[in-house]
Context: one part of a larger RNA
RNA sequence: GGCAUUUGGUGGAUGCCUUGGCGCUAAGAGGCGAUGAAGGGCGUAGCACGUUGCGAUAAGCCCCGGGGAGUUGCGAGCAAACUUUGAUCCGGGGAUUUCCGAAUGGGGAAACCCGACCCUUAGGGGUCAUCACUUGGCUAAUACAUAACCAGGUGAAGCAAACCCGGCGAACUGAACCAUCUAAGUAGCCGGAGGAAAGGACAUCAACCGAGACUCCGUUAGUAGUGGCGAGCGAACGCGGACCAGGCCAGUGAUCAAGAAAUUUAAACCAGAAUCGUCUGGAAAGGCGAGCCGUAGACGGUGAUAGCCCCGUAUGGGUAACGGAUUUCUUGGUCCUUGAGUAGGGCGGGGCACGUGAAACCUUGUCUGAACAUGGGGGGACCACCCUCCAAGCCUAAGUACUCCUUAGCGACCGAUAGUGAACUAGUACCGUGAGGGAAAGGUGAAAAGCACCCCGAUAAGGGGAAUGAAAUAGUACCUGAAACCGAAUGCCU
Repeated sequence: GGCAUUUGGUGGAUGCCUUGGCGCUAAGAGGCGAUGAAGGGCGUAGCACGUUGCGAUAAGCCCCGGGGAGUUGCGAGCAAACUUUGAUCCGGGGAUUUCCGAAUGGGGAAACCCGACCCUUAGGGGUCAUCACUUGGCUAAUACAUAACCAGGUGAAGCAAACCCGGCGAACUGAACCAUCUAAGUAGCCGGAGGAAAGGACAUCAACCGAGACUCCGUUAGUAGUGGCGAGCGAACGCGGACCAGGCCAGUGAUCAAGAAAUUUAAACCAGAAUCGUCUGGAAAGGCGAGCCGUAGACGGUGAUAGCCCCGUAUGGGUAACGGAUUUCUUGGUCCUUGAGUAGGGCGGGGCACGUGAAACCUUGUCUGAACAUGGGGGGACCACCCUCCAAGCCUAAGUACUCCUUAGCGACCGAUAGUGAACUAGUACCGUGAGGGAAAGGUGAAAAGCACCCCGAUAAGGGGAAUGAAAUAGUACCUGAAACCGAAUGCCU
């Protein structure tokens, strides 16, 4: 030095676990904000770093209700206190609520600086932005007026995940190039609203038979069409379903808001059945034996696997105030009379599955421009016949879409390199001027019983005894503890 066996170190794979995620279902909620939001800064505890809570009344103050023995949130303790005269805690309501932030007295490099006026018990408190609508006052050139100005009232603003409506509106890409076309009315930007929005009660379809608002789903159907007839785009009628609802334009009306009454619902929470013995074991819920309950054999916990130990579960109950829903009544607001610069036409566009085409229909930038139910629109150029409907006014639930959020539950979803980026002080540490980028990191044990005491050592680190424990090769560098890698002992070979 090599090989073999054994035994260690290092390392953190694997197994097991789950506080966290992911997806979905049902119900709820679908908004918050000048009564100052969302989001933050700074404070706040006896000691106080992070987090949570809270706001100079600062891990809290008051009231009502629940509850019944411990409590002063968590990481984590010490001290000092509170509590059966009912604390902590839970539900409901109220008070306080610093500074910034729409931020609104003015300014500003957010959490800061600087004012004016009024009141004041002298501590302090209050008001003062802009715009819109409205009411009143005052008033210039300028006589009447008006603008301006002042005051009162009402409202708006800003934020928020998706869903919805509208306005503006790409390019990459595809066409194997590219220009019409496509991508796509998508992405993006802007405006607006609601719990849904939009649409909606036929100037609709149909075809000589008839249907009967709108919305959504399946089908019709990748059909008819459209298309440098390329790439592609792509209906409708009809049928089957979901859901169904019709009203109003001056009065027995509809709709909205507020108030009142009645009915109903809802929290914390309460009651809530039934098991013992023995064996193994550190521990029984396991084995064996013998029982019991069940409108409860859901879940979870307990020293291993528990219907009968605990929490619960089925079921039943649960005050007041506030709140939700429905109905009725009252009050108030809105809706102003059947639809003319409209229908139609010319030019230029856009939308319709339909690219100008034979191109109807809808819409309109511009120019024009009817009829008045003895009338008018449509039936895909156009004409006639026929059929059908009544535009140019308004409202309308349900079926449909979505989930920032709450509650309950589910999963041939993950199980710490997975699952959210984040199971832990995570949008943290760290990086970047900035927009922005963005980690790693879980597990002692049933219980800290977390090693009293002795020894070596430097009053260390670390270790040896002793003790605890079922186990310490479970010692906080802690479950299991693979491999790479590094040793030691023994044997053999060189």